Two RNAs folded together computationally: RNase P RNA and transfer RNA, 435 nucleotides in total. It holds a member of the Rfam family "Bacterial RNase P class A". Gene Ontology terms of the family: tRNA processing, dimeric ribonuclease P complex and ribonuclease P activity. By type it is a ribozyme. Model confidence (mean pLDDT): 76 of 100.

[in-house]
RNA sequence: GUUGGUGAAAUGGCCGCUCUUCCGCCAGUAGGCGGAUGGGAGGAAAGUCCGAACUCCGCAGGACAAGGCGCCUCUUAAUAGGAGGGUCCUAUCAGAUGAUGGGAACGGCAAGUGCAGCAGAAAGUAAACAUCCAAUCCGCUGUUUGGCGGAUUGGAAACAGGUGAAAGGGUGGUGUAAGAGACCACCGGUGUUUGUGGAAACAUGGGCAGCCGGGUAAACCCCGCCUGGAGCAAGACCAAGCAAUCCAGUGUGGUCCGCACGUUACGGAUGGGUAGGUCGCAAGAACCUGAUCGCGAGGUCAGGACCAGAUGAAUGGCCAUUAUCCGCCCUUUGGCGGUAACAGAAUUCGGCUUAUGAUCCAAC
RNA sequence: GCGAGAUAGCUCAGGCGGUCAGAGCGUCGGAUUCAUAACCCGGAGGUCGAGAGUUCGAGUCUCUCUCUCGC
Numbered sequence: 001g002u003u004g005g006u007g008a009a010a011u012g013g014c015c016g017c018u019c020u021u022c023c024g025c026c027a028g029u030a031g032g033c034g035g036a037u038g039g040g041a042g043g044a045a046a047g048u049c050c051g052a053a054c055u056c057c058g059c060a061g062g063a064c065a066a067g068g069c070g071c072c073u074c075u076u077a078a079u080a081g082g083a084g085g086g087u088c089c090u091a092u093c094a095g096a097u098g099a100u101g102g103g104a105a106c107g108g109c110a111a112g113u114g115c116a117g118c119a120g121a122a123a124g125u126a127a128a129c130a131u132c133c134a135a136u137c138c139g140c141u142g143u144u145u146g147g148c149g150g151a152u153u154g155g156a157a158a159c160a161g162g163u164g165a166a167a168g169g170g171u172g173g174u175g176u177a178a179g180a181g182a183c184c185a186c187c188g189g190u191g192u193u194u195g196u197g198g199a200a201a202c203a204u205g206g207g208c209a210g211c212c213g214g215g216u217a218a219a220c221c222c223c224g225c226c227u228g229g230a231g232c233a234a235g236a237c238c239a240a241g242c243a244a245u246c247c248a249g250u251g252u253g254g255u256c257c258g259c260a261c262g263u264u265a266c267g268g269a270u271g272g273g274u275a276g277g278u279c280g281c282a283a284g285a286a287c288c289u290g291a292u293c294g295c296g297a298g299g300u301c302a303g304g305a306c307c308a309g310a311u312g313a314a315u316g317g318c319c320a321u322u323a324u325c326c327g328c329c330c331u332u333u334g335g336c337g338g339u340a341a342c343a344g345a346a347u348u349c350g351g352c353u354u355a356u357g358a359u360c361c362a363a364c
Numbered sequence: 365g366c367g368a369g370a371u372a373g374c375u376c377a378g379g380c381g382g383u384c385a386g387a388g389c390g391u392c393g394g395a396u397u398c399a400u401a402a403c404c405c406g407g408a409g410g411u412c413g414a415g416a417g418u419u420c421g422a423g424u425c426u427c428u429c430u431c432u433c434g435c
Base pairs, nucleotide, nucleotide: 001364002363003362004361005360009322010321011320012319013318014317015316017040018039019038021036022035023034024033025032026031042342046353047352049351050350051349052348053347054231055230056229057228066227067226068225069224070223071085072084073083074082075081086106087104088103089102090101091100092099093098094097107222108221112220113219114216115215129161131156132155133154134153135152136151137150138149139148140147141146169187170186171185172184173183174182188212189211190209191208192207193206194205195204196203197202235279236278237277238276244270245269246268247267248264249263250262251261252260253259284306287304288303289302290301291300292299293298325338326337327336328335329334365435366434367433368432369431370430373389374388375387376386382420391407392406393405394404413429414428415427416426417425
């Protein structure tokens, strides 16, 4: 220096903001004012990337679609979180196989389809060019039944042919006209079967099969598993005013009641629910300590402490003392000065990610 | 709480991975004109918002941030 952790001062006083409780005064009620008492941001309150709680809506069952996840086992309410393990990759060290550190969206391309610019003969059950070989024909030369060149047809796929990120198992031999896992030996890989170890992923040994079938699924896709939708502006309750209806009152018609029609100054009720208010909303899958089980994440048990709850949105400012650290002065005791970064609740919780000053710790 | 986007000075294509970085306007130079504009010819200008990953290869696919906009 980088990375990852730790960490995020304490006490008191004064003046304010906001909330609970109590008291007093005012008020018809709602409530208002004043006083006292107590409480008042975070490790990330952030991003909204995952997962839930809670609420409402939907829902016979099943399938498709769409989306997500993907080595194994465990953990958890749940997750794409976490723990342990496996395999692979990578750096360093020693040295040929291990150690240590780091990393992995790590099912399947040996189911199908697609893609691979430029370069290169060819980019995928190879072969049109070039090459090797054979046959036939033609030409030249030459003459021993030869040699050289060209064309056509057929066979072959190699140490091969300045490529490319990537070129079709490797070495040696047999074989052949030339060649080739075509065949053989050894080595490597794969598949299958089986033994052993392991709970499993997997590791390791034996047998069989020339099976040798490159990359890409953060390409379509296949396989397995999971998922109903919306979100506290969810939602529940109370409920001014206005509109509506009824009662009631009142006026007219009518001898009266009933009835019909009209009307609403005052009054009562119903009703939906707007403004507004209350709840949801703070004691929980949470935190601390100890015991115990477990390698660990974590589980179980016991005890303890809990006092944010705003809504045009409170949580602030000043002073003093102390602590921490830093700087300067000083022989020392000590003195003087300075001292947070990121950031701020808005239904709640568990994770992840990102931001972050000083000190301390670990690795490089 | 939920959703969309970022490419040249501006407005936008490209989104299906490869010589694919492009169009219009603007800007610069030339030509034309007495001069200017328009028309015509040519050029410059981009680390595709930032950083990682997948891949031989990323503007494009995936993840994490930053910013902007909408409900």